[in-house]
This record gives sequence, C1' cells and structure tokens, in this order.
RNA sequence: UCUUUUUAAAGGCAAACUUAUCGAAAGGUAAGGGCGCAAAGCCAUGGAUCUAAAGGAAACCAUUUCCCAUGACCGCCAGGCUGCUAAG
Repeated sequence: UCUUUUUAAAGGCAAACUUAUCGAAAGGUAAGGGCGCAAAGCCAUGGAUCUAAAGGAAACCAUUUCCCAUGACCGCCAGGCUGCUAAG
C1' cells in the first nucleotide's frame, strides 16, 4: 500500500417510541431512548419503495376517484468517494 475478515481493544452511529418544531404529505431537525450496524460515514448516479401539494383527467352539485415527482428515502439494493483497529 492492497485485499479479506470481525477474534479482540479503543471508539463511532442510533431503530421503534416520546416531546418540541418544519412540511400538503411522505419525511426531516433537536433532545431523550436503544432495535441493531464493519462503513447504519458522505453523495440522489441507476433501480425499488413512500407521499401526491401544484398540474391533468373522470364523475358530479359540493365533494370524491385516478394519473403524476420537480418531493422523500443512503438503516432497501447497487454504484462512486472517504475512514479506525487487529490478523493474514
């Protein structure tokens, strides 16, 4: 330096849920909390999934239904970049 692995050490992150807040919603942020994670670090590049405000269409007499991301999600899968320790 590269690759693989998690047996150990030092650590790291933080699911569900609760409170507050932003948002149309999905969801995000902060505090508590701890399901778990060898990248559960970063990137929305491809796919999957979630939501449907605006927009469009249908049906009606005051509302509903359908389509659709430009929204979300990296703790869904891949891809790119970066990183700690031990052993080989």
Model confidence (mean pLDDT): 80 of 100.
c-di-GMP-I riboswitch aptamer from Variimorphobacter saccharofermentans, 88 nucleotides, folded computationally.
The organism belongs to Variimorphobacter, within Bacteria.